[in-house]
Molecule: small-subunit ribosomal RNA
Organism: metagenome
C1' cells in the first nucleotide's frame, strides 16, 4: 500500500434465558394464497301507493254473574316486511399487484375544461297526459327465478305554455398570450319546472274533510357568479444494465371530417417522410412528506401517520350517475369452491375480527355509538368493525419498585491458600424505621354541554299577524361504552417483585477443578495434544438491568469510488504509436448585450415530523399552543467585475515567407566486396569433425586441408560514438532518383487560424496464415549420438517449415523511461550533436554568448523508501486514458473483427486473510574477495581381514533391569554385576510398614541376647533370661487405631543444579553522541597487522563492559635459605659392611631473579608490527594445565541428589530364596595379541618417575616347577615395604617354515579370595597348539621430547573379567612445497520468494474429496414478439319487412315522427395454430477450481546448478 474485522446508533424484527407495576405508541414485512361464520351502507312516510301488526276508542257478536277475555267492524295512533321514487353506495375502510411513467414531486398554464350537495344574485314554479311496480289472478322451474293478465300512485315518464336569462349569428369598442377573452348593441331560431309540510284574521268555495286565498319553511327550473373537488398540457427532478445501439408506419407532421366536459393521431380518409436517440430492450420498485444514520456532504429506507397513485378472484367491456368504467353494482369469458331433482344456478374478507396454508415470524370472531366525523332527513333520529375504548404481545419508547439506616466475632457455609491466612463481606443474622408498587375495604372524577333538539321566559327578523317559522339573550332537566377506572382515604405487612451477558488482545472483568488437539470455543487474530485466565463447571470480578444475550438487515467507522476528500516509474493503475471529429478549455483591446453569476422583493414550499419556547398529564414517554426553520422553484426590480454571445481591434500563440547546413527519416532502381556452402579442375593421403570426454556423420568411390575457375542466396566487418534520424514499431556497404520531418538566421505576411481528444482512421518488432517466387547461411518440428535413475531437454551430427521478395491477412509484445500529450514557472556543475552570433586568429583551433537535442552527476522541492530532480516522480493550468484486495480470471457467456491461430470487449458462483512495494537484520548460495585450523597436501603409524576381550544392535528369554544412540551414544553412567549391588523375573512372606515424625487407647515389660520346632530363607510360633525407678510416672519397647511413610513408577517437553557440543573459534554487547519516518546503522566498517575486536593509523563517533591476553599451577637456567629420613667432595675410624664428622654437590622446598621485540641491522606510512643478529639457559604467547564470552542444539541426566504436577498404597512398598543382567544364526564400534628375523628363546649386565600402604604394605629366611604357602623383622613411611623396571645392552641357538611365530581352543593337575567360584571369579603348571603370512571399498590419530615402540603406578576393589580408565617415566624419529580442491570456522560484498532460515521455499500432471460454474445430443417450464384463425360481452355505424302507451294528423280505422327486439360491419378479451425471442429447471459425458496430503519428477526463488 492494500483488504479483512471489531468497538457506536437504529429496528414493524425473530430466536435462547429470564420476568412485578403502571402510561404512552405499536403488532401479517412471507402467499395479491385459499376462506366457514358474523358484522363493515343506508336513509327519508315532511315525495308515493299499499299496509302486517300493536295499542286506544266505539259498535256488535261469543264465553262468563261481573270484572274482563276473545272474535269481528269502523276510526284513531304507531307504522314492521316489500315495493315505486329522492339522495347516498364514486366518501370513508383495505393493500402495494402492476406502474420507470396515462405515476409522484415542485413550479406553471387552461383564452382548451367539467363540478352534485354547499354559500350569493336575478327571474320563475302554469296548465295537462298516458303508463309502470308493489298488490291479486294464472302458468313454468328442484332451486335461483322467469312469464302472462287485470288495476293502481307519484317530487317517477311525457308534451304544452311561460324566456328573467342562456345557446348560435352580426357590428362596435376595450384588452390580451397565436388561435382570441370582456363589455355594449342588434336580428332570426332553440331552449325549463314539482310539489311537500306548517300557521292563518276577514272574504269566496265545499255536506264534511278541507280548499281557494294570505303567509312561512323546504323543494324544483333557467341563468350569473363564488366556493370545492376534478380533468387536460408544459417546465425540471426521479434506480440498475452498453455484454440493449439503433428505435418507430398512427409511427412524426398537415388537411377534411367525427368524438370527447375539453385541447389533442384520440379516431378516420387523403397528403407529405418524418420523429426519437442514453432513444429501444432488459430487470427491479408504488411516490413524497419524511424515517434511520453520518461532523457535513452523503448513504440506506419509503412500516404506523399524512397527501398523491394504482388495484379490488384473473381478463374483457360498458350502464347509471355532477362524479365510476364503480371493493361487499352489471354483462362476457376463464381458473376455483359451494348448492342441485343433472335441466341448472350461487360465490368473490388486498374491509373488522377470525380460519386453513406457507412461514423464523405477527393479536380478540370484545364493547359502544358517549364524544369525534361522515350519509340520509325539515327534525326526532337512524346508520356507521370510520371511529372512541377495552382485551393480547417486555415489539418498542418512557417512568416506578424489589426496601432504608445501623451493624464486625469482621459469624457459618462456599471458594482460594504459600497453611500464615485472604475473599465472598456491612453482604448475612441482629437492632431500628418507611410504607412506593401489588392485596383488602371505603370514597371518587374528568372527558358533558353556548352540541342537536326539548320545556320556560325574553327579544329581535319575517308577516296583515302578539299564529308559525328563525336568530339572539337567561334560566331549567336530560344523555357516559371505556368504568366504579384515574384519583383521594384507611388497613396490613420487608411482608409478594432479579435476572442476563461477559471475563486471553481488540475490550471494563482472574483463579481453582475437569478435559487433554477429545470434547468443544470462535467477530478477527486464534486457544485445545496433561499444570488452558480462550473448552466445561464452580468461586471471585465487570457490565447492563424487568431485562439480558444472539441472528438479521441498515448507516457510520471506510479518504476503501475522494463533490467535500484519492490514486496511476516499483505497491492494483498511461491507451503500442500518431492524425484527426464531436465535446471540453483557450492569448489582447474596446463597445453593446445580460446567460451562467451576485444583490433586493413577491408568491409557494399542506399539515404532522425535526428544533426552540411555553404549557398540560405527579414526573418523563407523550401531547396542546406559539415560533423558527423549509439549501428549492416561479415571478419580478436592479448590478455588469469575472464567465458566455455579439461587433470592431492587436501581435506575444500558432502558422506563411526567404536563406542555409545536418541526419542507418522513408520509397524506388542499379551496383559493390569479404565470407559461407556447392559445382568443376589441381596438389595431396588417411584421415576429418565434433567433446567435459565420446559417438552418430564425413572420408581410399580420395574426405579434411590447399590452389584456381565458376554458382547461388542472404547480410553489410572496420568507420561505430550513452553518436545521428523518425510519431512509434524502427533504421546502418556505395550510386542515381522521388519524398516527408525536425533545426538555425532574417522579421515580409496572416490575424487566435490554438491545446486536447471519445467514437473514427492509418501506422505497427517477432512470430504466425494466404498465393506466387526465392533458399547460401542459420534453423522450431522431426531423427540419430551421447548424458542420465529417467533426459520427449541442456551438449553434439544432421534437418523441414520458415527466416529473403512480390501481393494481401493478421494487430499482438517486458510495444519499457514499466514514466499521456501539451504550456508556463522554479539554484547548478560537467561532457557530446547540429546551426548562429562575437570576439580573437595562420587557422575552420581555443574561448564567450545563444537557440534546438541528446547523456551524466547533485542542490532546493517531492517520494513509503529506493530514487527523481529545468529531458521532474517539483509547482500550476487543460485535456484523454486508467485503478480500487488475492485467486477465479484477462477466463466463461454474449457481441465486434479474422482463412485459421486468434484479437478485442468482458463478468459471476466460489475460495483465502492475507496477496504485494521498498528497505533491514540475519541464515543460506553447486556467488565474489581476504584469512585460519593435523583440513587437505608431504610424513609416521593404525582401524577396516584373523583370534580374543569389551560396549552396542538385533535375536532369544520367565527376565536377559534402565538410560545414553549423527559429528557430540556405542573399555558410555558402571572407579570394577557369583550373594550383596539389582533397579529385572519366578517363588515364598510382611502391611503404620525396611525409615522419619505426631496422636490417642491398650496392655505386657524392659528392649536385647540364647534355646526349640517349622522352613530354602525370610518369616511364623513357642519357651528362657535380662532394665532404671522418687513407686505417680517418664524414657525405651511392643499391640491396635489414626495422621502419614515408601516408590530406580511417569513427566529431562513442568523444573533446578551440573554436562556435552560449535569453540579456546575470535567474537557478543552496552552509554551517550549522530545518521535514519523507522526496522536499523554508526561505534564493530576501511589501510596496515596479529595466534587474537592483538596493536597501529584513519574515521560522527567518543568511552565502556564480557570475552582474547595477563595474572595461577607444573617444567626449564640461576642465587639465596635451610640440611633429615635426602647427599658424601673433603676429614676420621673400620678389613669391608658401615659409623663420625662436613651441607660444598646431588635433592627437597619456600622466597627469589630472569625473556620485555629490551638491543643492533633491514624493512615498513617516521606507526603497529615483520625478517634477520647479538647476548643468553630460554626469544618472539619458551613447553604444558588449570581457564569456556552472548549464545545455539525443547542436546542429556526425574536412575546421583533436588523438585512441581500426575499415577500406586494388603502395593508400582517392603523382605527372603534361586535365576537374570554372563543367554547366540548374525551386524557394527572401541581395543588388545598377532602373523614375525628391527623377531622368537635363553643366559648375563644397566638405568627410571610417579604412586600406595594398617582388618594394609610386608623383607631376610624355608617349602613348592609355579600360582602360592609357613613365618615374621620393619613401616602410619624423603627411613621399612610393594621395587624386579622393561625396551636397551653384552653373548649364544633358530633360518623363512604356519615355523623355536602365534597363542585361541580344549583336557587334566592345582592355587587364592570368599558364607558359596555350576550357571558365571582370577591365578600357575603339564599337555593342545585354531584362525592368522601386514588386510577390499573406505577411514581414524599425530608437527617434537610429538608420533611410535616400552615398561611401572594407582583408584574402585574380599576376589576379579583391567587387554579398560587415569598418571609416570624410558628410547625416541620422519614430513610441511602449499592453500587448487575435500572438512570446519571468521570477516567483508552480492543475490534471495528463506526466517521453524537450504533438511528452507515451492511447481505441475495423476489418485482422492468437496463445491460452485461453463460447454452438451437434448427434455422441460415460465414470460413475450410477429403472422394468422375462431371471436364472447359491449360501445359504434349501417340496417331493422318484426314490435310499440305519451307527441302530430286524423271522428274513427290508420299514418307520421321517434324508439326498441332482431340482424349485420368494425373493434376486441379469452383460445387455438406456427414461428421468433428472453429467461429458469434438468441432462450421459466433458473442461475448470478449491482442499489437505498420497504418486512421479524436481521448473522457479543463489549464477536454482541450462540466468
Nucleotide at each position: 500500500u492494500g483488504g479483512c474485522u471489531c468497538a457506536g446508533a437504529a429496528c414493524g424484527a425473530a430466536c435462547g434465558c429470564u420476568g412485578g407495576c403502571g402510561g404512552c405508541g405499536u403488532g401479517g414485512a412471507u402467499g395479491a394464497g385459499g376462506c366457514a361464520u358474523g358484522c363493515a351502507a343506508g336513509u327519508c312516510g315532511a315525495a308515493c301507493g299499499a299496509g302486517a301488526u300493536u295499542a286506544c276508542c266505539g259498535g256488535u257478536g261469543u264465553a262468563g254473574c261481573a270484572a274482563u277475555a276473545u272474535a269481528u267492524c269502523g276510526g284513531u295512533a304507531u307504522g314492521a316486511c316489500a315495493g315505486u321514487g329522492g339522495c347516498g353506495g364514486a366518501c370513508g375502510g383495505g393493500u402495494g399487484c402492476g406502474u420507470a411513467a396515462u405515476a409522484c414531486a415542485u413550479a406553471g398554464g387552461u383564452a382548451a375544461c367539467c363540478u352534485g350537495c354547499c354559500c350569493u344574485u336575478a327571474a320563475g314554479u302554469u296548465g295537462g297526459g298516458g303508463a309502470u311496480a308493489g298488490c291479486c289472478c294464472g302458468c313454468c322451474g328442484a332451486a335461483a327465478g322467469g312469464u302472462g293478465g287485470a288495476g293502481u300512485a307519484a317530487u317517477a315518464c311525457c308534451g304544452a305554455a311561460u324566456g328573467u336569462g342562456g345557446a348560435c349569428c352580426u357590428u362596435c369598442a376595450g384588452c390580451g398570450c397565436c388561435u382570441g377573452c370582456u363589455g355594449a348593441a342588434g336580428a332570426a331560431u332553440c331552449u325549463g319546472a314539482a310539489g311537500a309540510c306548517g300557521g292563518g284574521g276577514a272574504u269566496c268555495c265545499g255536506c264534511a274533510a278541507g280548499g281557494a286565498c294570505c303567509u312561512g319553511u323546504c323543494g324544483c327550473u333557467u341563468a350569473a357568479g363564488g366556493a370545492u373537488g376534478g380533468g387536460c398540457c408544459u417546465g425540471u427532478g426521479c434506480c440498475c444494465c452498453a455484454u440493449c445501439a439503433g428505435c418507430u408506419u398512427g409511427u412524426u407532421g398537415g388537411u377534411g371530417a367525427g368524438g370527447u366536459a375539453g385541447c389533442g393521431g384520440c379516431u378516420u380518409g387523403c397528403c407529405a417522410a418524418g420523429g426519437c436517440u442514453u432513444a429501444c430492450g432488459g430487470g427491479u420498485a408504488g411516490c413524497u412528506g419524511g424515517u434511520c444514520u453520518g461532523a457535513g456532504a452523503g448513504g440506506a429506507u419509503g412500516g404506523u401517520c399524512a397527501g398523491c397513485c394504482a388495484c379490488a378472484c384473473u381478463g374483457g367491456g360498458a350502464c347509471u350517475g355532477a362524479g365510476a368504467c364503480a371493493c361487499u353494482g352489471c354483462c362476457c369469458a376463464g381458473a376455483c369452491u359451494c348448492c342441485u331433482a343433472c335441466g341448472g344456478g350461487a360465490g368473490g374478507c388486498u374491509g373488522c375480527a377470525g380460519u386453513c396454508g406457507a412461514g423464523g415470524a405477527u393479536c380478540u370472531u370484545g364493547g359502544a355509538c358517549a364524544a369525534u366525523g361522515c350519509g340520509c332527513g325539515a327534525a326526532a333520529g337512524c346508520g356507521u368493525g370510520a371511529u372512541c375504548c377495552a382485551g393480547c404481545g417486555a415489539c418498542g419508547c418512557c417512568g416506578c419498585g424489589u426496601g432504608u439506616a445501623g451493624g464486625a466475632u469482621g459469624a457459618c457455609g462456599g471458594c482460594c491458600u504459600u497453611c500464615g491466612g485472604g475473599u465472598u463481606g456491612u453482604a448475612a443474622a441482629c437492632u431500628a424505621c418507611u410504607g412506593u408498587c401489588g392485596u383488602g375495604a371505603g370514597g371518587g372524577a374528568g372527558c358533558a354541554a353556548u352540541u342537536a333538539a326539548c320545556c320556560g321566559g325574553u327579544u329581535u327578523g319575517u308577516u296583515a299577524a302578539u299564529a308559525c317559522c328563525a336568530g339572539g339573550c337567561c334560566g331549567g332537566a336530560a344523555u357516559g361504552a371505556u368504568a366504579g377506572u384515574a384519583c383521594c382515604u384507611c388497613a396490613g405487612g420487608a411482608g409478594g417483585a432479579a435476572g442476563c451477558c461477559a471475563c486471553g488482545g481488540c475490550u471494563a472483568a482472574c483463579u481453582c477443578u475437569g478435559u487433554g488437539c477429545c470434547a468443544g470455543c470462535a467477530g478477527c487474530c486464534g486457544c485445545g495434544g496433561u499444570a488452558a485466565u480462550a473448552c466445561a463447571g464452580a468461586g471471585g470480578u465487570g457490565g447492563c438491568g424487568a431485562g439480558c444475550g444472539u441472528u438479521g438487515u441498515u448507516c457510520g467507522g471506510a479518504u476503501u469510488u475522494a463533490c467535500u476528500g484519492g490514486g496511476c516509474g516499483u505497491a492494483a493503475a498511461g491507451g503500442g504509436u500518431g492524425c484527426g471529429u464531436a465535446g471540453g478549455c483557450g492569448g489582447u483591446a474596446u463597445g453593446g448585450u445580460g446567460u451562467g453569476u451576485c444583490g433586493g422583493a413577491u408568491g409557494u414550499g399542506a399539515a404532522a415530523g425535526c428544533c426552540u419556547g411555553u404549557u398540560g398529564c405527579u414526573u418523563a414517554a407523550c401531547a396542546a399552543c406559539a415560533g423558527a426553520a423549509u439549501g428549492g422553484c416561479a415571478u419580478u426590480c436592479g448590478a455588469a467585475a469575472c464567465u458566455a454571445c455579439u461587433a470592431u481591434u492587436c501581435u506575444a500563440g500558432a502558422g506563411u515567407g526567404c536563406a542555409g547546413g545536418a541526419g542507418a527519416g522513408g520509397g524506388a532502381g542499379g551496383u559493390g566486396g569479404a565470407a559461407u556452402u556447392c559445382u568443376c579442375g589441381g596438389u595431396g593421403u588417411a584421415g576429418c569433425g565434433g567433446u567435459g570426454a565420446a559417438a552418430u556423420g564425413c572420408g581410399u568411390a580420395g574426405a579434411u586441408a590447399u590452389c584456381g575457375a565458376g554458382a547461388g542466396g542472404a547480410a553489410c566487418a572496420c568507420c561505430c560514438g550513452u553518436g545521428g534520424c523518425g510519431a512509434a514499431g524502427g533504421c546502418g556497404a556505395c550510386c542515381u532518383u522521388c519524398u516527408g520531418g525536425a533545426c538555425u538566421g532574417c522579421u515580409a505576411c496572416u490575424g487566435a487560424c490554438g491545446c486536447u481528444g471519445a467514437g473514427g482512421c492509418a501506422c505497427g518488432a517477432a512470430g504466425g496464415c494466404u498465393g506466387g517466387g526465392g533458399g547460401a547461411g542459420c534453423a522450431a518440428a522431426c531423427a540419430g549420438g551421447a548424458u542420465u535413475a529417467g533426459a520427449u531437454a541442456c551438449c553434439c551430427u544432421g534437418g523441414u517449415a520458415g527466416u529473403c521478395c512480390c501481393a494481401g491477412c493478421a494487430g499482438u509484445a517486458a510495444a519499457c523511461g514499466g514514466u499521456g500529450u501539451g504550456c508556463a514557472c522554479u539554484u547548478g556543475g560537467u561532457g557530446u550533436g547540429g546551426g548562429a552570433g562575437g570576439a580573437a586568429u595562420u587557422a575552420a583551433c581555443c574561448c564567450c554568448u545563444u537557440c534546438c537535442g541528446u547523456g551524466c552527476c547533485g542542490g532546493a522541492g517531492c517520494u513509503a523508501a529506493c530514487g527523481u530532480g529545468u529531458u521532474a516522480a517539483g509547482u500550476g493550468c487543460a485535456c484523454c486514458g486508467c485503478c480500487u484486495g488475492g485467486g477465479g480470471a484477462g477466463u466463461a457467456c454474449g457481441g465486434c473483427c479474422g482463412c485459421a491461430a486468434g484479437g478485442c470487449u468482458a463478468a459471476a458462483a466460489c475460495u483465502c486473510a492475507a496477496a504485494g512495494g521498498a528497505a533491514u537484520u540475519g541464515a543460506c548460495g553447486g556467488g565474489g574477495g581476504c584469512c585460519c585450523g593435523c583440513a587437505c597436501a608431504a610424513g609416521c603409524g593404525g582401524u577396516g581381514g584373523a583370534g580374543c576381550a569389551u560396549g552396542u544392535g538385533g535375536c532369544u528369554u520367565a527376565a536377559u533391569u534402565c538410560g545414553a544412540u549423527a559429528c557430540a551414544a556405542c573399555g558410555c553412567g558402571a572407579a570394577g554385576a557369583a550373594c550383596c549391588u539389582u533397579a529385572c523375573c519366578a517363588g515364598g512372606g510382611u502391611u503404620u510398614g525396611a525409615c522419619a515424625u505426631g496422636c490417642a487407647a491398650c496392655u505386657g515389660c524392659a528392649u536385647g541376647g540364647c534355646c526349640u520346632a517349622u522352613g530354602a530363607a525370610a518369616g511364623u510360633a513357642g519357651g528362657u533370661u535380662u532394665c532404671c525407678u522418687u513407686c505417680g510416672a517418664g524414657g525405651g519397647u511392643g499391640u491396635u487405631g489414626c495422621a502419614c511413610a515408601g516408590g530406580u513408577g511417569c513427566u529431562g517437553c513442568a523444573u533446578g543444579g551440573c554436562u556435552g557440543u560449535c569453540g579456546u573459534c575470535a567474537g557478543c554487547u552496552c552509554g551517550u553522541g549522530c545518521c535514519g519516518u523507522g526496522a536499523g546503522g554508526u561505534g564493530u566498517u576501511g589501510g596496515g597487522u596479529u595466534a587474537a575486536g592483538u596493536c597501529c593509523c584513519g574515521c560522527a563517533a567518543c568511552g565502556a563492559g564480557c570475552g582474547c591476553a595477563a595474572c595461577c599451577c607444573c617444567u626449564g637456567u640461576g642465587g639465596u635459605u635451610a640440611g633429615u629420613u635426602g647427599c658424601u667432595a673433603c676429614u676420621c675410624c673400620g678389613c669391608a659392611a658401615g659409623g663420625a664428622g662436613g651441607c660444598a654437590c646431588u635433592c627437597u622446598a619456600g622466597c627469589c631473579a630472569g625473556a620485555c621485540u629490551g638491543c643492533c641491522u633491514g624493512u615498513g606510512a617516521u606507526a603497529a608490527g615483520c625478517a634477520g643478529g647479538a647476548g643468553g639457559a630460554a626469544g618472539g604467547u619458551g613447553g604444558g594445565g588449570a581457564u569456556g564470552a552472548c549464545g545455539u542444539c525443547a542436546a542429556g541426566u526425574c536412575a546421583g541428589u533436588a523438585u512441581g504436577g500426575c499415577c500406586u498404597u494388603u502395593a508400582u512398598a517392603c523382605c527372603c530364596u534361586g535365576g537374570g543382567c554372563u543367554g547366540c544364526a548374525c551386524a557394527c564400534g572401541u581395543g588388545c595379541u598377532a602373523c614375525a628375523a628391527u623377531g622368537g628363546c635363553c643366559g648375563g649386565u644397566a638405568c627410571a618417575g610417579a604412586g600406595g600402604g594398617a582388618a594394609g604394605c610386608u623383607a631376610g629366611a624355608c617349602c613348592g616347577c609355579g600360582a602360592g604357602g609357613u613365618g615374621g623383622a620393619g613401616c602410619a613411611a624423603a627411613u621399612c615395604c610393594c621395587c624386579a623396571a622393561a625396551a636397551a645392552c653384552c653373548g649364544g641357538c633358530c633360518c623363512c617354515a604356519g615355523u623355536u611365530c602365534a597363542g585361541a581352543u580344549u583336557g587334566g593337575a592345582g592355587g587364592c579370595u570368599g558364607c558359596a567360584a555350576c550357571u558365571c571369579g582370577c591365578c600357575u603348571c603339564c599337555a593342545u597348539g585354531a584362525a592368522g603370512c601386514c588386510g577390499g571399498a573406505a577411514u581414524c590419530g599425530c608437527u617434537a621430547g610429538u608420533a611410535a615402540a616400552g615398561g611401572c603406578g594407582u583408584a574402585u576393589c574380599a576376589g576379579c573379567u583391567a587387554c579398560g580408565a587415569c598418571g609416570c617415566c624410558u628410547u625416541g624419529a620422519a614430513u610441511a612445497c602449499g592453500u587448487u580442491c575435500c572438512c570446519g570456522g571468521g570477516c567483508u560484498u552480492u543475490g534471495u520468494a528463506c526466517a521453524c532460515a537450504c533438511c528452507g521455499c515451492c511447481c505441475g500432471u495423476c489418485a482422492c474429496a468437496u463445491c460452485a460454474u461453463g460447454a452438451g445430443a437434448g427434455c422441460u417450464g415460465a414470460c413475450u414478439g410477429c403472422a394468422c384463425c375462431c371471436g364472447a360481452a359491449g360501445u359504434g355505424g349501417c340496417u331493422g319487412a318484426a314490435g310499440c302507451a305519451a307527441c302530430c294528423c286524423g271522428u274513427a280505422a290508420g299514418g307520421g315522427g321517434g324508439c326498441u327486439a332482431g340482424g349485420u360491419c368494425c373493434c376486441u378479451a379469452a383460445g387455438g395454430u406456427g414461428u421468433g425471442g428472453u429467461u429458469g429447471g434438468u441432462g450421459a459425458u466433458u473442461g475448470g477450481a478449491u482442499g489437505a496430503a498420497g504418486u512421479c519428477g524436481u521448473a522457479a526463488c543463489a549464477a536454482g546448478g541450462u540466468a